This is a predicted complex of two RNAs, RNase P RNA and transfer RNA, with 501 nucleotides together. The coordinates come from a structure-prediction model, not an experiment, and the mean pLDDT is 75.
RNA sequence: GGGGUAGAUGGUCGCCUUCCCGCGCUAACCCCGCGGGGGGGAGGAAAGUCCGAACUCCGCAGGGCAGGGCGCCCCGAGAAUAUCGGGGGCUCCGUCGGGGAUGACCCGCCGGGGACGGAAAGUGCCGCAGAAAACAGACCGCCGAUGGUUCCGGUCUCGCGACCGGUUCACAGGCAAGGGUGAAAAGGUGCCCCUCUUGCGAGGGCUUGUCCGCUUUGGCGGGCAAGGGUAAGAGCGCACCGGGCCGAGAGCAAUCGAGGUCGCAGGGUAAACCCCGCCUGGAGCAAGGCCAAAUAAGGGCCGAGGUGCUGCCCGCACCGUUAGAGGCCCGGGUAGGCCGCAUUGAGCCCAAGGGCAACCGAGGGCCGAGAUAGAUGACCAUCGCUCCCCGGAAGGGGGGAACAGAAUUCGGCUUAUUCCCCUUCC
RNA sequence: GCCGACGUAGCUCAACGGUAGAGCGUCUGAUUUGUAAUCAGAUGGUUGGAGGUUCAAUUCCUCUCGUCGGCUCCA
Numbered sequence: 001g002g003g004g005u006a007g008a009u010g011g012u013c014g015c016c017u018u019c020c021c022g023c024g025c026u027a028a029c030c031c032c033g034c035g036g037g038g039g040g041g042a043g044g045a046a047a048g049u050c051c052g053a054a055c056u057c058c059g060c061a062g063g064g065c066a067g068g069g070c071g072c073c074c075c076g077a078g079a080a081u082a083u084c085g086g087g088g089g090c091u092c093c094g095u096c097g098g099g100g101a102u103g104a105c106c107c108g109c110c111g112g113g114g115a116c117g118g119a120a121a122g123u124g125c126c127g128c129a130g131a132a133a134a135c136a137g138a139c140c141g142c143c144g145a146u147g148g149u150u151c152c153g154g155u156c157u158c159g160c161g162a163c164c165g166g167u168u169c170a171c172a173g174g175c176a177a178g179g180g181u182g183a184a185a186a187g188g189u190g191c192c193c194c195u196c197u198u199g200c201g202a203g204g205g206c207u208u209g210u211c212c213g214c215u216u217u218g219g220c221g222g223g224c225a226a227g228g229g230u231a232a233g234a235g236c237g238c239a240c241c242g243g244g245c246c247g248a249g250a251g252c253a254a255u256c257g258a259g260g261u262c263g264c265a266g267g268g269u270a271a272a273c274c275c276c277g278c279c280u281g282g283a284g285c286a287a288g289g290c291c292a293a294a295u296a297a298g299g300g301c302c303g304a305g306g307u308g309c310u311g312c313c314c315g316c317a318c319c320g321u322u323a324g325a326g327g328c329c330c331g332g333g334u335a336g337g338c339c340g341c342a343u344u345g346a347g348c349c350c351a352a353g354g355g356c357a358a359c360c361g362a363g364g365g366c367c368g369a370g371a372u373a374g375a376u377g378a379c380c381a382u383c384g385c386u387c388c389c390c391g392g393a394a395g396g397g398g399g400g401a402a403c404a405g406a407a408u409u410c411g412g413c414u415u416a417u418u419c420c421c422c423u424u425c426c
Numbered sequence: 427g428c429c430g431a432c433g434u435a436g437c438u439c440a441a442c443g444g445u446a447g448a449g450c451g452u453c454u455g456a457u458u459u460g461u462a463a464u465c466a467g468a469u470g471g472u473u474g475g476a477g478g479u480u481c482a483a484u485u486c487c488u489c490u491c492g493u494c495g496g497c498u499c500c501a
Base pairs, nucleotide, nucleotide: 001423002422003421004420007383008382009381010380011379012378013377015041016040017039018038019037020036021035022034023033024032043403047414048413050412051411052410053409054408055284056283057282058281062314063313064312065311067280068279069278070277071276072088073087074086075085076084077083089116090114091113092112093111094110096108097107098106099105117275118274122273123272124269125268126267139179140178141175142174143173146170147169148168151166152165153164154163155162156161187241188240189239190238191237192205193204194203195202196201206227207226208225209224210223211222212221213220214219228236242264243262244261245260246259249256250255288339289338290337291336298330299329300328301327302326305319306318307317308316332500333499347366348365349364350363353360354359385400386399387398388397389396390395427497428496429495430494431493432492433491436450437449438448439447444481451469452468453467454466455465456464474490475489476488477487478486
C1' cells in the first nucleotide's frame, strides 16, 4: 500500500413497524382506546453527491452554432458509466543485477505510479535571475589580422636608428571548451609522442591540469586524469552513445522494428486557448398524482411579449397584446392525510457447473427497516477475539474494539475507519 | 432530501498562472490643556486542509472540511 472482519448468548427496562387474539365502543364492520402474544428493525461505507441508470414530469423533446463531458490499444463483463476484469504497448520512479572505457549510455528482474489523443495545423505564455529564453545569444574568458606604445632579449650599425621575437594596450573579427544564471542554454562521451608487437596490449617520455607531502615560496617529489584538428575553437574531421527521417518486416491495434540515411533541424506547456475523434434536451420523489382543509379567486407597479434548454439564430406548439399573458412588491389561507414507497426487485441466501478473472449460473430456499423531525437504544452477566503485568504451572489482575448512522430505489467510484487477521513492498 | 455559490490580514473586499494588496482596525509618534478629527510611520497572511498538473498555483484539476443561498401546497 491492498484486502478481510465489523462479535455471540441470556436477562431487565424502553422505541418504531407489522400481524393475530380478547375486551370496550357500534345495529354490525372499520377506525379508535385498553390488555396480551408473535414476526421484523441500519451500513460497509447508510457519507460525499462524483459518475451511470430505474422512475416521474416538462409537447415523447425539431435543426444549427456555442456550451458541457470523455480520450494509449485489443478482447471480455455488465442495464449503463468517467465502472470492472484479462492481456498488451509506451512512459516515469525506486531497490538490485549485468554490459560498456568505473564514459556518454544501454539491457534485465522485482515493486509501484501514469486525468498516456495531438506541441511537425495555428495562437499565447516561459516572471525573477542571466550576456542570451525559441528568429538564439556573447558578460567574464580564449584566440587574434592590423596599428600604437613601455620594457626585455637578439642581429646589424662607430652611433642615431632599423629589423626580428616576446610583453603590453587599442580594435575589425573569430570561438562557445570553461566560469556564472536558470526549471530549461538548442544533444552527449572521447581523440599526445617514442620503442616493441600483425593486433590486443606492455614499457618509457613530454606538456597541461589537479590532489597530497616537503619547502628557502623559486620550486622539488609522488599519485591521478587529459592531450584529433586549429591562432583559439567549433560536426571542422573520426569513432561511439543518444536523436530525427525513410523503412524490409512483425502485430487485429496501440506499437515495435532489421537495415539505410542525416551532423543534429523541430525545448516545455493542451488539469492555456485550440485541433481531432466520440458522446450529450432539461429537471429532479420538495419529481409527480389524488383527497381534505382554508379565503380577500385581494391591492399596487411594470408590461408586449412569455413559456417550452442556461446563451444566440431558425422552426413549431401553447398562452397573450388594454376584457392584458407574464414579472416584481405588499397582503391572505393551509402547513394535514394517502399514493409514489418498501412483499416481486438490473431482489437476497446456498450452490452443481462454466470462465484466468470480472461475471454468468442449472437447482433449492427466502420475502428482509420504512420513520416524517425522524424508531433501530441503555444497563447487567457470561463467553469469545486480542494486548500487557504477576506466576514454574494451574490460574489471577488490568486494558482495547474504530468510522459512522437509512429517508424514492439500484449499480459503481471516492473519502473516513481500529483491537485483530491475511498479503505485498521498503 | 435535491440544486447552486463561496472560503484571502482582526473585519469588508481586490489580485491576465510569475511569488498577495486596498480601506477600516490596532500600535507608536506629532498636533491639543486633554480627547476626537487630521498628519507621519509601523503592524499583520499555512490564500480553509490534502494531493496532482506546471519551471512556478490565490488562480487550473481532484478529494476533503466548513459557511451561505434557493426549491412545498392554495388563490